[in-house]
RNA sequence: UGAGUAUGCUGGAUGACCGCGGGUACAAAUGCCGAAAGGCUGUAUCUGAGGAAAGUCCGAGCUCCUUAGGGCAGGGUGCUGGGUAACACCCAGUGGAGGCGACUCCAAGGAAAGUGCCACAGAAACAUACCGCCGAUGGCCGGAUUCCGGCACAGGCAAGGAUGGAAAGGCGAGGUAAGAGCUCACCAGCAGCCAGGUGACUGGCUGGCUCGGUAAACCCCACCCGGAGCAAGACCGAAUAGAGGAGCAACGGAACGGCCCGUUCCGCUCCCGGGUAAGGUCGCUUGAGGUGUCAGGCAACUGACAUCCCAGAUAAAUGGUCAUCACCCCUCAGGGGGAGACAGAACUCGGCUUACAGGCAUACUCAUGUC
Numbered sequence: 001u002g003a004g005u006a007u008g009c010u011g012g013a014u015g016a017c018c019g020c021g022g023g024u025a026c027a028a029a030u031g032c033c034g035a036a037a038g039g040c041u042g043u044a045u046c047u048g049a050g051g052a053a054a055g056u057c058c059g060a061g062c063u064c065c066u067u068a069g070g071g072c073a074g075g076g077u078g079c080u081g082g083g084u085a086a087c088a089c090c091c092a093g094u095g096g097a098g099g100c101g102a103c104u105c106c107a108a109g110g111a112a113a114g115u116g117c118c119a120c121a122g123a124a125a126c127a128u129a130c131c132g133c134c135g136a137u138g139g140c141c142g143g144a145u146u147c148c149g150g151c152a153c154a155g156g157c158a159a160g161g162a163u164g165g166a167a168a169g170g171c172g173a174g175g176u177a178a179g180a181g182c183u184c185a186c187c188a189g190c191a192g193c194c195a196g197g198u199g200a201c202u203g204g205c206u207g208g209c210u211c212g213g214u215a216a217a218c219c220c221c222a223c224c225c226g227g228a229g230c231a232a233g234a235c236c237g238a239a240u241a242g243a244g245g246a247g248c249a250a251c252g253g254a255a256c257g258g259c260c261c262g263u264u265c266c267g268c269u270c271c272c273g274g275g276u277a278a279g280g281u282c283g284c285u286u287g288a289g290g291u292g293u294c295a296g297g298c299a300a301c302u303g304a305c306a307u308c309c310c311a312g313a314u315a316a317a318u319g320g321u322c323a324u325c326a327c328c329c330c331u332c333a334g335g336g337g338g339a340g341a342c343a344g345a346a347c348u349c350g351g352c353u354u355a356c357a358g359g360c361a362u363a364c365u366c367a368u369g370u371c
Base pairs, nucleotide, nucleotide: 001367002366003365004364005363006362007361008360009359010358012325013324014323015322016321017320018319020048021047022046023045024044025043026042027041031040032039033038050342054353055352057351058350059349060348061347062229063228064227065226069261070260071259072258074225075224076223077222078221079093080092081091082090083089094108095106096105097104098103109220110219114218115217116214117213118212130161131160132157133156134155137154138153139151140150141149142148143147169187170186172184173183174182188210190207191206192205193204194203195202196201233282234281235280236279242272244271245270246269247268248267252266253265254264255263289308290307291306292305293304294303295302296301327338328337329336330335
């Protein structure tokens, strides 16, 4: 200097005038709107969209079913340890894959509990002989006489070749009639023992030689899980029609996503018909909250102290104008022009995923050059 990796921040600022929503304080009416409940005003001051508000993929807080519980089915997660309110998230490790590397990713328990599947090719996919190799042993034939040669029937082989993702561990040597862990050395796998580690696992020694793959197939194992959701739900106001029909009726019915037991309540379920007409208030923002310092911890994070209050709309508020500075482009300057990414809360919070013009900072890796 260039190319990368990881993490964090920002994504315009200031002032004036006018206009909106909310909080707090003060004031004002017996005013206005409304059937009622309830709502409407002025002044001052403070405050008013995000890092993702998006997706609705997870986890919770909260509300109701609900006066308690147990189980089955069903669903979720899946290496180890820690963090957290909790999680499928985060941190640190182990094993594996990718990368020269900084780093990134993993649907990472079990195939000797069982049942399935492995297309096509190939002879054969838990089980084998298509092409082949051998000629020691038996057999047949020829010559010869105790030997030589030929055949490959019986027999032996799975080392060589083909097919395939995978063919009875790999490679090399010895050995054999030819071969084979048959034997040996070096590896991988498996089993046992020892050592280290909380653990996943790692290292060493010994040994028989070796018992495919697939669970992102069903399944088994371990742990966890009620359901529905702020359009949850609570209160206030207003209005109304049931002489309606059918069924069950305490050995019953109803209540909780399905089923069973249990518990609670006493009538319940279905059909037909009618009223309210889209009313008002709360829930609604002080929180597992933010910021700073110190301490502990490799870290995620935890604790203590101090300090701050930072939207609550409801047909849906946060805008408009001007000026200056900052950014980008042109110009010697003066000056002129321009752009502004992804994108708007709706009960709240912790995550993950996706989108993002421009700009800044820190640490690390690689390449090249110089000293």

Predicted 3D model of a 371-nucleotide RNA (Bacterial RNase P class A) from a Clostridia bacterium. It was read from a public genome assembly, where an Rfam model found it. The prediction has a mean pLDDT of 77. It matches the Rfam family "Bacterial RNase P class A". Rfam classes the family as a ribozyme.